[in-house]
Context: one part of a larger RNA
């Protein structure tokens, strides 16, 4: 030069996608402990203090109390939480791409639907059989949802399923009118032509389904445009008008969703495309594909301070190995 360990003046995050590394914190004992809070937590919150050895008194003792004594340093090595202050996302503990992803994904308690009366649905099996279950609707199966709090709006036009049967239209089947083909006959000849046997075959008749007619959205799904209008000005509570199955409600909203876009303000910084509070003009949020909020909990994400430090300003030094040479 490199690799690994230490050590560093004076600043401390200026480093950098980013404090990634490092450094700091660290034990028992006593004080103290906030917002929020599902009253359990939060909490080891935070902040602060003591700790060695000798002797005395008390006590069985642990252990306390008093006095003295030594270092730069008493938890004297080792091992052993850095801490706060917001925000998103998932309630949580838990699972996961063995070998590039650990999560905000999967699970989960919970909350709905649907289907099943027991030889139950469902599932594996050409069957026999079996699971389901030696279980019975507080079960079993299947789909969405996802702890808890407040809630869950309007559409059944179209797709599904569920229930209905008048009527329409429908297959094999039943039917069998008629028709072709073979001749026995009949005719001079064109030609007609029973029966029988082929070969076809119209009406009628015919379930389910589809047509149709009704519930059904915690079923798949869906949830409007234009133009007026108030004594400044803006806006439009308000009116007309065209569509529709109806025309997004409540609660959020530049957001894991906003294009323009670093949106406008206010906050934090000397300066902030990031972050936090607003505001709404939602290109393109929205109610179990859930909505909106929630303590606790997270090797999650983001932003922000305190300590802390070679991350850096900007290097340098120690130790061990390598890297050269020669065998």
């Nucleotide at each position: 030069u490199c690799a690994c360990g230490g050590u560093u003046a004076a600043g401390g995050a200026a480093c950098u996608a980013g404090g990634c590394a490092a450094a700091a914190u660290a034990g028992u004992c006593c004080u103290g402990u906030a917002a929020c809070u599902u009253c359990g937590g939060g909490a080891g919150a935070a902040a602060g203090g003591a700790c060695g050895c000798c002797g005395g008194c008390a006590g069985c003792g642990a252990u306390g109390u008093u006095g003295g004594c030594c270092g730069c340093a008493g938890a004297g090595a080792a091992a052993u939480g850095g801490a706060g202050a917001a925000g998103g996302c998932g309630a949580c503990u838990g699972u996961u791409u063995a070998a590039c992803a650990a999560a905000a994904a999967c699970a989960c308690a919970u909350g709905g639907c649907u289907a099943u009366g027991c030889a139950a649905a469902g599932u594996c099996g050409a069957a026999a059989g079996a699971c389901g279950c030696g279980g019975u609707a507080u079960a079993u199966a299947g789909c969405c949802u996802g702890a808890c709090a407040c809630c869950u709006g309007c559409c059944c036009g179209g797709u599904g399923c569920u229930g209905g049967a008048a009527g329409g239209u429908u297959a094999a089947g039943a039917g069998g009118a008629g028709a072709u083909g073979u001749c026995a006959u009949c005719g001079c000849a064109a030609g007609a032509g029973a029966a029988g046997c082929a070969u076809u075959g119209a009406a009628u008749u015919g379930a389910a389904g589809c047509c149709c007619c009704a519930g059904u959205a915690a079923a798949c799904g869906g949830c409007g445009g234009c133009c007026g209008u108030a004594a400044c000005u803006a806006u439009a509570a308000c009116g007309g008008u065209c569509c529709u199955a109806a025309g997004g409600u409540a609660g959020c909203g530049a957001a894991a969703u906003u294009c323009c876009u670093u949106g406008u303000c206010g906050g934090g910084u000397a300066a902030g495309u990031u972050c936090c509070g607003a505001c709404c003009u939602g290109c393109a949020c929205g109610a179990a594909u859930g909505g909106u909020g929630u303590a606790a909990c997270g090797a999650u994400c983001u932003u922000c301070u305190c300590a802390c430090u070679g991350u850096c300003u900007c290097g340098a030094c120690c130790g061990u190995g390598a890297g050269c040479u020669c065998g």

Large-subunit ribosomal RNA, domain IV from Porphyromonadaceae bacterium NLAE-zl-C104, 327 nucleotides, folded computationally. The organism belongs to Porphyromonadaceae, within Bacteria. The coordinates come from a structure-prediction model, not an experiment, and the mean pLDDT is 88. RNAcentral holds the full RNA, with entries from ENA and SILVA.